This is a predicted structure of an 81-nucleotide RNA (Glycine riboswitch aptamer) from a bovine gut metagenome. Its mean pLDDT, the model's own confidence on a scale to 100, is 77.
């Protein structure tokens, strides 16, 4: 550095309407920021320079999400390559 297992891990309506026995499908205006994706950029690296590369928990809200469960950036532990 990489992938595996385990532990911790935030925010925001269990919203409204229509069809349907139900499952489910369609529509409406709100809200969240921590999968992924886009934007700006501190900073770092390469280069004589020009320039290039990496890059936030900031920002957009396309995707995703708004009881629990699941997911979840990130952090920790264990052992593998």
């Nucleotide at each position: 550095g990489u992938g595996a297992u385990c532990c911790g891990g935030a925010g925001a309506a269990g919203c409204c309407c229509u069809u349907u026995u139900a499952a489910a499908a369609g529509g409406g205006g709100g809200c969240c920021g921590a999968a992924g994706g886009g934007g700006c950029a501190a900073a770092g690296c390469u280069u004589u320079a020009a320039a290039g590369c990496u890059a936030a928990u900031c920002u957009c809200u396309c995707a995703g999400g708004c009881a629990a469960a699941a997911g979840g950036a990130c952090g920790g532990a264990u052992g593998g390559c």